[in-house]
Parts: sequence; C1' cells; structure tokens
RNA sequence: CGCCGAACUCCUGGCACGAGGCCAGGGGGCGGGGGAACCAGUUUGUAUGGGGCGAGUCGCGUCCAGAGUGACGCGAGGCGCAAGCUCUUUCAGCGCUAGCCCGUCAGCUAACCCCGCAGGCCGACGAAAGAGG
Repeated sequence: CGCCGAACUCCUGGCACGAGGCCAGGGGGCGGGGGAACCAGUUUGUAUGGGGCGAGUCGCGUCCAGAGUGACGCGAGGCGCAAGCUCUUUCAGCGCUAGCCCGUCAGCUAACCCCGCAGGCCGACGAAAGAGG
C1' cells in the first nucleotide's frame, strides 16, 4: 500500500501528549438476536433435547486387538485471496472449511424490545469480458 471480518465515522466534555491516544456522553452508518396476525408446523414436552453467531457442512477410506469426542487422507459443496480506481463474471492458481455462545427456550413475524462495532494478518504483481467512475 493492502487483506479477513458487521466491527466504521462525526460531535461535545475531560485526561494525557514527541507521535499515536484513553475515558464518558450523544449522532450517523454497518451487523446480529428476540418479537403478532396470516402462513407454516404438529411424536414434542430432560431427550437422539432444542437454538444462535460464523464460509466453517456432507460423504468415503485408512490406522489402532477393538473403539472414538483420536490421527491421517480423498472427494463433493461452501468461503477467501492474488489489489494498483471500484464492482460483477469466466478460466487457470493458492489457501480455509474453525471457534464460540444461550441454557430447557425462541418457525416466519409489522409495531416494539435487546445486543455488537472486536480480534487477527504483512503476503507479492495470472489471463480474459462487462458495467460504472
């Protein structure tokens, strides 16, 4: 300079100050959850419980005497990147396919209510098409 992600920005007051900043309050913006009617659903009510954020799901095989919530692979599906103004698409390439939360409870859902704005990276310069600026 850029990347993943919703995780950005402005104002006011105070603190600090070499630069960068920190705290409180308020706005704009982005993201998530709960929550009627109608519609959908009808073996569920502690049992194979159920649900949420997220791309992070599904199938097959091997190892171990035998398991498995283990290890190692292979596919399918999904996600991201390679920037050089931005966006979309195709081919080829590379990588990821985790983790966490609610706590017996939640379909959709207008009004309404609640919550978040973190954290983590520093690689290296494929080819084409379209739209906008």
This is a predicted structure of a 133-nucleotide RNA (c-di-AMP riboswitch aptamer (ydaO/yuaA leader)) from a soil metagenome. The sequence is in RNAcentral, with records from MGnify. Model confidence (mean pLDDT): 75 of 100.